This is a predicted structure of a 1480-nucleotide RNA (small-subunit ribosomal RNA) from an uncultured bacterium. Its mean pLDDT, the model's own confidence on a scale to 100, is 83.

RNA sequence: AGAGUUUGAUCCUGGCUCAGAGUGAACGCUGGCGGCGUGCUUAACACAUGCAAGUCGAACGAGAACGGCCCUAGCUUGCUAGGGUGUCAGCUAAGUGGCGGACGGGUGAGUAAUGUAUAGUUUAUCUGCCCCUUGGAGAGGGAUAACAGUUGGAAACGACUGCUAAUACCUCAUACUCCUUUCUUCUUAAUGAAGAUUGGGAAACGGUUUAUUCUGCCAAGGGAUGAGACUAUAUGAUAUCAGUUAGUUGGUGGGGUAAUGGCCUACCAAGACUAUGACAUCUAGCUGGUCUGAGAGGAUGAUCAGCCACACUGGAACUGAGACACGGUCCAGACUCCUACGGGAGGCAGCAGCGGGGAAUAUUGCACAAUGGGGGAAACCCUGAUGCAGCAACGCCGCGUGGAGGAUGACGCAUUUCGGUGUGUAAACUCCUUUUAUUAAGGAAGAAAUUUGACGGUACUUAAUGAAUAAGCACCGGCUAACUCCGUGCCAGCAGCCGUGGUAAUACGGAGGGUGCAAGCGUUACUCGGAAUUACUGGGCGUAAAGGACGCGUAGGCGGAUAGAUAAGUUGGAUGUGAAAUCCUAUGGCUUAACCAUAGAACUGCAUCCAAAACUGUUUAUCUAGAGUGAGGGAGAGGUCAGUGGAAUUAGUGGUGUAGGGGUAAAAUCCGUAGAGAUCACUAGGAAUACUCAUUGCGAAGGCGACUGACUGGAACUUAACUGACGCUGAGGCGUGAAAGCGUGGGGAGCAAACAGGAUUAGAUACCCUGGUAGUCCACGCCCUAAACGAUGUACACUAGUUGUUGCCAUGCUAGUCAUGGCAGUAAUGCAGCUAACGCAUUAAGUGUACCGCCUGGGGAGUACGGUCGCAAGAUUAAAACUCAAAGGAAUAGACGGGGACCCGCACAAGCGGUGGAGCAUGUGGUUUAAUUCGACGAUACGCGAAGAACCUUACCUGGACUUGACAUCCUAUAAAUGAUUUAGAGAUAGAUUAGUGCUAGUUUACUAGAAUAUAGUGACAGGUGCUGCACGGCUGUCGUCAGCUCGUGUCGUGAGAUGUUGGGUUAAGUCCCGCAACGAGCGCAACCCUCGUCCUUAGUUGCCAGCAGUUUGGCUGGGCACUCUAAGGAGACUGCCUUCGCAAGGAGGAGGAAGGUGAGGACGACGUCAAGUCAUCAUGGCCCUUACGGCUAGGGCUACACACGUGCUACAAUGGGGCGUACAGAGAGUUGCGAUACCGCGAGGUGGAGCUAAUCUCAUAAAGCGUCUCUCAGUUCGGAUUGGAGUCUGCAACUCGACUCCAUGAAGCUGGAAUCACUAGUAAUCGUAGAUCAGCAAUGCUACGGUGAAUACGUUCCCGGGUCUUGUACUCACCGCCCGUCACACCAUGGGAGUUGAUUUCGCCCGAAGCGGGGAUGCUAAACUGGCUACCCUCUACGGCGGAAUUAGCGACUGGGGUGAAGUCGUAACAAGGUAACC
Repeated sequence: AGAGUUUGAUCCUGGCUCAGAGUGAACGCUGGCGGCGUGCUUAACACAUGCAAGUCGAACGAGAACGGCCCUAGCUUGCUAGGGUGUCAGCUAAGUGGCGGACGGGUGAGUAAUGUAUAGUUUAUCUGCCCCUUGGAGAGGGAUAACAGUUGGAAACGACUGCUAAUACCUCAUACUCCUUUCUUCUUAAUGAAGAUUGGGAAACGGUUUAUUCUGCCAAGGGAUGAGACUAUAUGAUAUCAGUUAGUUGGUGGGGUAAUGGCCUACCAAGACUAUGACAUCUAGCUGGUCUGAGAGGAUGAUCAGCCACACUGGAACUGAGACACGGUCCAGACUCCUACGGGAGGCAGCAGCGGGGAAUAUUGCACAAUGGGGGAAACCCUGAUGCAGCAACGCCGCGUGGAGGAUGACGCAUUUCGGUGUGUAAACUCCUUUUAUUAAGGAAGAAAUUUGACGGUACUUAAUGAAUAAGCACCGGCUAACUCCGUGCCAGCAGCCGUGGUAAUACGGAGGGUGCAAGCGUUACUCGGAAUUACUGGGCGUAAAGGACGCGUAGGCGGAUAGAUAAGUUGGAUGUGAAAUCCUAUGGCUUAACCAUAGAACUGCAUCCAAAACUGUUUAUCUAGAGUGAGGGAGAGGUCAGUGGAAUUAGUGGUGUAGGGGUAAAAUCCGUAGAGAUCACUAGGAAUACUCAUUGCGAAGGCGACUGACUGGAACUUAACUGACGCUGAGGCGUGAAAGCGUGGGGAGCAAACAGGAUUAGAUACCCUGGUAGUCCACGCCCUAAACGAUGUACACUAGUUGUUGCCAUGCUAGUCAUGGCAGUAAUGCAGCUAACGCAUUAAGUGUACCGCCUGGGGAGUACGGUCGCAAGAUUAAAACUCAAAGGAAUAGACGGGGACCCGCACAAGCGGUGGAGCAUGUGGUUUAAUUCGACGAUACGCGAAGAACCUUACCUGGACUUGACAUCCUAUAAAUGAUUUAGAGAUAGAUUAGUGCUAGUUUACUAGAAUAUAGUGACAGGUGCUGCACGGCUGUCGUCAGCUCGUGUCGUGAGAUGUUGGGUUAAGUCCCGCAACGAGCGCAACCCUCGUCCUUAGUUGCCAGCAGUUUGGCUGGGCACUCUAAGGAGACUGCCUUCGCAAGGAGGAGGAAGGUGAGGACGACGUCAAGUCAUCAUGGCCCUUACGGCUAGGGCUACACACGUGCUACAAUGGGGCGUACAGAGAGUUGCGAUACCGCGAGGUGGAGCUAAUCUCAUAAAGCGUCUCUCAGUUCGGAUUGGAGUCUGCAACUCGACUCCAUGAAGCUGGAAUCACUAGUAAUCGUAGAUCAGCAAUGCUACGGUGAAUACGUUCCCGGGUCUUGUACUCACCGCCCGUCACACCAUGGGAGUUGAUUUCGCCCGAAGCGGGGAUGCUAAACUGGCUACCCUCUACGGCGGAAUUAGCGACUGGGGUGAAGUCGUAACAAGGUAACC
């Protein structure tokens, strides 16, 4: 210090999330030691038990329990029991009395100020114990507890009678100084000092001691300490709390207090507080500090320390120096306990502990040894304060779990490309050490000064033993350090955000490995940070959230120039304070650290005093630049009122006139023969003011448009006479405020919500049409909102220009419809600057100043509730729960548009021929089946894979048989290999018989080894047309033979990107030219390649034959290679030439030429798109099968058939059918072949076999055509399906299921609905020929070949597809996109709601305990007697009761909208001109 997340990508805005630090924490897993700290955050819930406040015999009476002493008895000879002793001056339960129980300890309920913090005031006060000073203590008195007796009660606790003491109580005396009454003098703003005077007040000569001691008592003054009261400032949230208050505010008299004061009371006055937030509601103890942060801040207020409040809840006082009192009293209430039922007792928010609550927080410990406190003269006693120990990884700090060597890099585990690699010097093993641990021994300081040590036999020291006693947790997709395997298969699950998981998951679970931290590690919760995401430091508001609709103006804020005064702000200095602790620095002490101590600094604050006078403030005097007034002539749809016009629409009346008019994309509703529409004239009425009219004018905005008049507001310009800062802004407030709407009364021509009808449509509650009411208009009164927009608050100042225009003025001359300049407005363009960009740019969105308003993620929601306003509609103010990780702005590249411009294509048009109807062929779907194997599905599947399914093919089905296998490699054993015959069987297969002994090397033979092959066995393996084309390679289709797709460098832009590649032309073309911040280049285009078209050269058989010769008349032969042809190489075409247009590129025309503007055709397919197709051509990852999903075999199936579709063939006939005659191709194929002549058969074909491995022979007669005859418009002499019969050929085999021939049969069909396809020239159409596959063939298919041989193209409006530029976009899976609302279902939170149940507060009335205060006996009373006490009465009053009101919470039938959900339903509102532009 940042990072992730909105997008296809970018910049910005903006939220969400993460990394850091922290905690009184909790939970999960784990856990060796020590030190120092910390430990009920929840129920201020209820508490058993023990302890936490006593002490003083040196105040007093009294006593004899305990102890001492003495005596006696027993025996255990130092114990037990009994008795005595109060001169034993040890002690003491209980009591009187004194001091202390107001400290210490706990808790945070209440309290938003009676509190706290800081600084002050107290001349408005008190203060026990302590210290200092002065003075004093004289004379008396009567009681009372204890105790004794009687007595009540269960108890607690009393009642009566009698005795007694005091430092208990009382009276009198004295007291300048004390309190109090009155007066005098001095001095003050207020009252203070001195003096005189009236009245009133004290005490314990007590206690103790050997002692003259010590201590205590009273009055007064002073100090110290502590406390009370008051003042100022600061100290939460909410305005959906705006008014509050009757003791309230003040005064006077009185009371009360230690003391001021409405603190209380009587009377008088009517005040007091409040937008600088009163009052109300909610929340909360405050502070030093703590956590975080760079700081400013934010959050917090455990432990420690200061203050406050509280002590079961509420009220009250007493005592006292101090309390309205935690371990005191009284009363009321709730609760608990005891009870003899009459009545009593209690208060852990002290320390332990118990129950409960809770995610959660410890021992019913030791000691007063230390520190401190109370009492006491002291010894001493008390002290759950405190010091210690126990429990808890709760936190911080420190230490350890070993160190060195050790490679065959062991085993195991994991992984693997099978070679290896990782764990890993890690282990084993060798050597070493002993912190810690265990055992044993010693053993403190803490104790100042002599007694006293809980901790504690603790810390620490020494010795011994032995690596011995000691490692986990989280994470490993990015953020964020760390990767692989297996399992799972949108399941299980993970997740802080983004996200992950649908069969190859580094994200789930496990494992190996790794990373991080470490006696801990993670998770959860909360706080700050990051977050400049509330912005003081330090943000914004044209379009992202955000400028009020506009003006006037109050409070407030801010404010021109000069001079003087002042000193509030400001600045400097000094003083006081800012408790200690904490933080920081330094030093020191525990072995170190945490921790602790000492010193310093700091505590940024507040207050007082002094000084300065620049700035701000205040004040005095002046000025004119701001502002205003006056004077002058002009501009204007500025406003209000009154009046007056013309055009047009409509209606009425009358005339002319006849059949339509009107309306639309097209129609209809509608009007019209009862006379419309059209036309002429007159009349009526209402509304609006054509042209002028313009980014012209006026107004604050809304807004204002015929003409005339009246009244009236404002601005600009000129002038510089007057005032002299009078100014700017403006919360509340007041006023104005389009349209629509509301009320009352008018008016109503046109237009026109609602409504009606007609259309459109699937529907059409719409768009279109015909009508039509409110309304629109006027007057008056309301409403108060708009995309009320420049989406831009008002005012002032400054900061380059240029141009247009409106108003006024000045100057100039050439005197104009002129030019130049100034001021004020209104526009355009543009620099600096600003901006996320777009853009703004002297009319700022620039640079500054002043003031106001507003914003803080999207949705919920401008909604609910509450308040205010309104007649209503509604307006205004304005949330939360819940939900999402985005929502949004600008710009970029694409894609898209029922956007635009340009261009192209058999895309349309113009033509020609088809398909769709029939029959058949073929493919597909569907259905069927044991199986009808599989794949291909818009274009880009469907005569496709298949260039040949009877068996085979064959993958499918049924049946029968095999298991190292039909095929490959390796091992062992045996055998040559191999062939022939035969039996069973459907065959696979099984069995039998028989022939055969090989090749190479060693070698005399025998034999051995090797190669090939076969059989048997064993397991590694083979095998799979099984799955995944969405894991892949390769190949292919399509856009598309469309003209595009990119790169380097440079430049522009924050960037994505742009430029280049756009523009003007041109082209078939990103083809070329010109221009240009671009310059070049690549893949595509073109060319290079092949075929055809012309010519030339070479060559001349199997080809050819011009001339010559022969001839059987056939190039047959001689001969020739001229021609044709064959097949090699060349030439030729390049807009080269001419004319013309053009800058050029290029175009148009022409010439020549076989060919002319790419000559025709082919091959050739850029970057990419479609998760396009193919795992069944092949190859291949992963998964699956292994006596089967492999392999063999027979038969069947792939050929099924109510049906639907695609592609074809043949036709429907006369441009034709049939018969006869006759002419002309090209390109192919052929030895398992093509097969001639000849003969046979009607024919398919058969017999036969010449020739040909092909320019030689064969297939092989080309057919349309031409000539001629016939048919004469019919279901025919058209058409040929179907069926019967007879055959031929191929083949082991034509039943399922072949082709062909002959005879017979002779179906549908008479040119085909909606729709749709191909084709631009040797093309369409038409005619035949050949080939591949192939035994044969279902071929009408496919591929190739030639013959005959057209028509049309005006043109680019429209359909389809494509290209370029531009535009809009809410699309980017890219329009087959996105997306809205109702309804239905489920869930969630929430509003209303008849009511109902609590809680809190308040008001009125009733009741009225205890208690203070007042009164007060005829009752009681010793001292004191004008006495005291009590019953009783009164005021106040807690609790309680009744009634009302307000606030708030829970529940609530029903109901409203909202949100979220899987692929629901209905439509299609928005985004493109979204198909009616959208929006307010």